The RNA shown here (transfer RNA) has 71 nucleotides and comes from a Minisyncoccota bacterium. The sequence is in RNAcentral, with records from ENA and MGnify. The coordinates come from a structure-prediction model, not an experiment, and the mean pLDDT is 81.
């Protein structure tokens, strides 16, 4: 220098062209004498720009970071 794959709440990840979900963590209240553990409830996220399209997280271009591999 080619190439190919990922990028989605703090973390781990799921998803699909039509309000973005779980898991743990976090907050706050119920339970408990306490603390764990157990309920209910809430915040919080699609790597950046750009085009297609009535609508992009999805589909197409650059970029940007990480891992593979080739040289």
């Nucleotide at each position: 220098g080619c190439g190919g794959a990922u990028a989605u709440g703090g973390u781990u990840u799921a998803g699909u062209g039509g309000u973005a979900g779980a898991a743990c963590g976090c907050c706050a209240c119920c339970u408990u004498g306490c603390c764990a553990a157990g309920g209910u409830g809430g915040a919080g996220a699609u790597c950046g720009g750009g085009g297609u399209u009535c609508g992009a997280u999805u589909c197409c271009c650059c970029g940007u970071a990480u891992c593979c591999g080739c040289a």